A computed fold for a 1184-nucleotide part of an RNA from a Candidatus Woesearchaeota archaeon, annotated as large-subunit ribosomal RNA, half B.
[in-house]
Context: one part of a larger RNA
RNA sequence: UCUAGUUGAGGGAAUUCGGCAAUUUGGCCCCGUACCUUCGGUAUAAGGGGUCCCUAUAAUCGUUGUUGUAUGACUGCGAUUACAGGGCUCAGUGACAAAGGAUGUCCGACUGUUUAACAAAAACUUAACCAACUGCUAAAUCGUAAGGUCUUGUAUAGUUGGUGACGUCUGCCCAGUGCCAGUACUUGAAAACCCGGUUCAACGGGGAGAAGAGCUGGUAAACGGCGGGAGUAACUAUAACUCUCUUAAGGUAACGAAAUGCCUUGCCGUUUAAUUGACGGCCUGCAUGAAUGGCGUAACGAGAUAUCCGCUGUCCCCAACUAGAACCCCCUGAAAAUUACAUUCUGGUGCAAAGUCCAGAGACAUCCAGCGGGAAGUGAAGACCCCGUGAAACUUUACUGUAGCCUAUAGUUGUGAUGUGAUUUGUGUUGUGCAGCGUAAGCGGGAGUUGCUUAAGCAAAGUCGCUAGGUUUUGUGUAAACGCCAAUGAGACACCGCUCUUCAUAGUUUGCAUUACUCACAAGCAUUGCUUGGACACCUGUAGGUGGACAGUUUGGCUGGGGUGGCACGCCGCUGAAAUUGUAUCAGUGGCGCCCAAAGGUAUGCUCAACCGGGUCAGAAAUCCGGUGUGGAGUGCAAGAGCAAAAGCCUGCCUGAUUGGACCUUUAACAGUAUAAGUUCCAAACGCGAAAGCGUGGUCUAGCGAACCACUAUACCUCCUUGGUGGGGGUUAGUGCUGACUGAAAAGUUACUCCGGGGAUAAUAGAGUUGUCGCGCCCGAGAGCUCAAAUCGACGGCGCGGUUUGCUACGUCGAUGUCGGCUCUUCCUAUCCUGGUCGUGCAGAAGCGGCCAAGGGUGGGGGUGUUCACCCAUUAAAAGGGAUCGUGAGCUGGGUUCAGUACGCUGUGAGGCAGUAUGUUUAUUAUCUGCUGGAUGUGUGUGGAGUCUGAAAGGAAGGACCAUUUAGUACGAGAGGAACGAUGGUUCGAGGCCACUGGUGUACCGGUUAUCCGACAGGGUAUCGCCGGGCAGCUACGCCUCAAGGGAUAAGAGCUGAAAGCAUCUAAGCUCGAAGCCUGCCUUGAAAAGAGACUCUUUGGAAUACGAGUAAAAGACUCGUUUGAUGGGACUGGCGUGUAAGCACCAAGGCAACGAGGUGUUCAGCGUGCGGUUACCAAUAAUU
Repeated sequence: UCUAGUUGAGGGAAUUCGGCAAUUUGGCCCCGUACCUUCGGUAUAAGGGGUCCCUAUAAUCGUUGUUGUAUGACUGCGAUUACAGGGCUCAGUGACAAAGGAUGUCCGACUGUUUAACAAAAACUUAACCAACUGCUAAAUCGUAAGGUCUUGUAUAGUUGGUGACGUCUGCCCAGUGCCAGUACUUGAAAACCCGGUUCAACGGGGAGAAGAGCUGGUAAACGGCGGGAGUAACUAUAACUCUCUUAAGGUAACGAAAUGCCUUGCCGUUUAAUUGACGGCCUGCAUGAAUGGCGUAACGAGAUAUCCGCUGUCCCCAACUAGAACCCCCUGAAAAUUACAUUCUGGUGCAAAGUCCAGAGACAUCCAGCGGGAAGUGAAGACCCCGUGAAACUUUACUGUAGCCUAUAGUUGUGAUGUGAUUUGUGUUGUGCAGCGUAAGCGGGAGUUGCUUAAGCAAAGUCGCUAGGUUUUGUGUAAACGCCAAUGAGACACCGCUCUUCAUAGUUUGCAUUACUCACAAGCAUUGCUUGGACACCUGUAGGUGGACAGUUUGGCUGGGGUGGCACGCCGCUGAAAUUGUAUCAGUGGCGCCCAAAGGUAUGCUCAACCGGGUCAGAAAUCCGGUGUGGAGUGCAAGAGCAAAAGCCUGCCUGAUUGGACCUUUAACAGUAUAAGUUCCAAACGCGAAAGCGUGGUCUAGCGAACCACUAUACCUCCUUGGUGGGGGUUAGUGCUGACUGAAAAGUUACUCCGGGGAUAAUAGAGUUGUCGCGCCCGAGAGCUCAAAUCGACGGCGCGGUUUGCUACGUCGAUGUCGGCUCUUCCUAUCCUGGUCGUGCAGAAGCGGCCAAGGGUGGGGGUGUUCACCCAUUAAAAGGGAUCGUGAGCUGGGUUCAGUACGCUGUGAGGCAGUAUGUUUAUUAUCUGCUGGAUGUGUGUGGAGUCUGAAAGGAAGGACCAUUUAGUACGAGAGGAACGAUGGUUCGAGGCCACUGGUGUACCGGUUAUCCGACAGGGUAUCGCCGGGCAGCUACGCCUCAAGGGAUAAGAGCUGAAAGCAUCUAAGCUCGAAGCCUGCCUUGAAAAGAGACUCUUUGGAAUACGAGUAAAAGACUCGUUUGAUGGGACUGGCGUGUAAGCACCAAGGCAACGAGGUGUUCAGCGUGCGGUUACCAAUAAUU
């Protein structure tokens, strides 16, 4: 010193983030218990009283015995209860065991559960409420499947989701996203169908058309959402009211600076001396709000928060004690670390923070115990930050897929009926341009055909229709009708054959819808079968849809860190750019991603802007004339360059804005390159011009894009097939894009994180800088009645500091622990107080401002994590700063900054928030150095013992205040009101002490509980069991002490005194002058290397060992050692406790036995680290 404990005067939470920790309380009996309440609770509420021993009595219960028959009496023992009397102690649940209480608020209803090993909670769960799905071969779920679970359950059931007892309520919105339902219509795959494809096929097209989507509705206890601007009332303010924009709807009730409020410590009140707290209100709700539930709420809570009472060592302010560590001796004996040297300190330097470099200082060597300042100590290839074409997990309306699900279709898959399509066959029917008698389908044949199986005509019905009529059937009717011919016309009719179109009907094949069946198939059962379902379902193939349930991936770069922002990511002009070229920055200033069929080519012509003069309306300015006019205009668009019989303006004719080819230039200095742009030349065909010539777009410098893929054009080459054809591939040219612009097909989160790296790059601290910050100086407008300068000082200017905040990114990412507090030390001065002094708008007193001065001091509280700031009461004053924002191998851990959770906001979500709230492991045995102490050795040219000197070092050893006196004096009109000096005290600080007071006092004495040793006596254990005292010692809360003076000075005050005949504190000289400096005073101090002096002793001195303590961790120190009181013992005194045991007597009572206790013997007994006496025992013997 630590760990675990014990005790504590006075105060009583002043401590602290916070009463953390530790006290207090405590059992049982009786009394008595509030608010609130879900009437159960709250409640052991709170708050009181009792509790032990002895004796007697009574009652109840159990039981032995006597009597001998009674509902009994008597008697003994035991248990419980009640009451009374007696008694002792400081204290009677005497130890152990065993709630501190009360009052607000928040959250969660409750009991329960949870992160084994940092979070126990407000999180989870829960009963209850709500919604959705589900009729059983159910839904849900596990599994590839077989097969299971739920369940041998059946809607009062099961599953899923949300809210979370109870009370009271649960508003508006269906636009978005989901979900559900519907759907005339649109879209919509494969198969099938139809068409094309000369046949076949690939292939192409079309109609029809499932789910899905569109579309139409519904649904919020689904995901979710729930506005803005003006004006207005007879004070003002406010706005019941009005207007307006707008939405799917615009937040209702309730609550509200809240676990939610930024501003914010909101405002008011209560609480306090003081409150960033708490509670109650207000409402201006950054950003409450109704089952993502709102608001209340008794009870409950190791939850969060505030207050009060009690209580206390939490604190003022620490002290003592106990046990165990530490320490010393013996035995045994790791690990981390170290692996250059190492005696440092200060300043400097240096990769900007050095034991090692430079300079100076200091420094003999070794050991021991401590402390923890440094070794940017050890520990862990930093977890923060950035980077990586790293990883993982999670999310989603990222990309690409996959299970699953929905749907269609084919198979498994059979038989019917009805309806309705398609197909094909048969029968029948239909067919109107004009002309023509007339409704002429086409071609061919053809001169007759039909008719009593009833012609024409008429009537009815059906059907078609171009509305003229045709046609069929039935009836009637009774003998003719039609054709040929003629006419018309492209075509001529009767009749026959074939064919087409329309429609009808019958059948074949086949689809769809509905319905029935049973045989596949399935299920159940009482299983050779029966019942039910049934061609559905299951299953399989193909196809469409859906599909974070699952999987694989992606999620750019630059960057005064990264992110946010921006584009400095492709181009162009000018500046920067330093007179060739070239040259960076998130440097400055501007542009481009086009436009134009003329704004292009050419030929001829013309001259612009502006100004002056003249001129009808006509003005400053219109058009006209004349003049001057180097460009002051124009040139499509930026800027620069360029341009005058033009490159500008007008007009004519044109398309050279053409095709093919070759170098070259810039892009791209200096090697290479895509692409793009441009210059020149050759060839061809052109345009303009009389010609020379000019023309390959725009006067020049910007106006742009690879491969793959697709398309277009032109022909040609090639492959496959073919009788021709058709299809594929290629060459050439063009079009469609990558703007991250030499061009991946691509979203997020991580605080649950991980890996590899970086001080190439941020946060802390350092360094540099110093805009900002702090502090000065100069100037002097002005204020100060007058007057710049007693005091204040604008606008400006110049500095210093390195405590603010920035900037930079130099050091540190194989780690330098981050705010505040506590503790402890030192330095600075730009001085808050104390000391000295000057000025004053200084009478005194009190102030204001300046100068010197860093010796000392600079405190206690309230709220807040705070630093800071604010407040309360004091004070001489309550100054400011540095030391890695001093100090975590010193503490704390409230804040910040891990993992849990909640609120608000944000995000579809995972998640996020210099927003809030609650909770949350602080390692390290000290090697070196340093420091605080304690020892040893050597040296000091001769041993030993003792006494000094004092170089040097350290100290603050004192600081401050109050009162009295001076003195109601000086001063002052008064009111007021000093000083020098003297005295007494207080407080802070320092050193020492224990007579007193107080604490402790596990030496000691006493009381007492439980239990054990059979009882007594005497003891053990229970924190020393608890309690009451207490010597010595140690201690503070107690006591004592802590002057002056001298010297040299600062600011300042002076003397004499020139330079400068004066003046002048100064130049020579001299005198004063401060808590400051040097002394004085105290402590250390011959290892002070200049290593000192003196005295004694010369054969002595010291040590070990032994007994000890005035000393003490070990060493050391001091004393003693028989010539002895050193320790022990004994005796004695003092001191502590408080009257021992034994015996005798008394004692409430009781018939007695018995009997707590009392009195006497007894200021007893017991103890004694103290004083004294005494050699009884031990300091013998011996060694160096």
Rfam family: Archaeal large subunit ribosomal RNA. The literature on the family includes a 2002 paper in BMC Bioinformatics by Cannone et al., "The comparative RNA web (CRW) site: an online database of comparative sequence and structure information for ribosomal, intron, and other RNAs". The source organism's lineage runs through Archaea, Nanobdellati and Candidatus Woesearchaeota.